[in-house]
């Protein structure tokens, strides 16, 4: 110096609940706020899941199919990355 494990410090996100804008909606974006969180950084490549505008069925609603919309805090894959004091 490297690797594993547990614990510790310095810091780091921030769910939900409210607010304000965006957006059809799901949802995001900032405020507040903390329930988690060692990737809860990044990224839809794959599975899932969530919305249904356009479209498409329909004479018509109203419904149904629809992802080009989205969840990265749902799994997995890819990227790069903080402390390492005992």
């Nucleotide at each position: 110096u490297g690797u594993a494990a547990a614990a510790a410090a310095g810091g780091g996100c921030a769910a939900a609940c409210c607010c304000a804008c965006c957006g059809a909606a799901a949802g995001g974006u900032g405020g507040a706020g903390a329930c988690g969180c060692a990737a809860a950084g990044c990224u839809u490549c794959c599975g899932g899941c969530c919305u249904a505008a356009a479209g498409c069925g329909u004479a018509g609603a109203a419904c149904g199919c629809a992802a080009u919309g989205g969840c990265a805090g749902c799994g997995g894959g890819g990227c790069c990355g903080c402390c390492g004091u005992u």
The RNA shown here (c-di-GMP-I riboswitch aptamer) has 86 nucleotides and comes from Uliginosibacterium gangwonense DSM 18521. The source organism's lineage runs through Bacteria, Pseudomonadati, Pseudomonadota, Betaproteobacteria and Uliginosibacterium gangwonense. The coordinates come from a structure-prediction model, not an experiment, and the mean pLDDT is 84. Rfam family: c-di-GMP-I riboswitch aptamer. Gene Ontology term of the family: cyclic-di-GMP binding. Rfam's curators write: GEMM was predicted in a large-scale screen for bacterial structured RNA regulatory elements.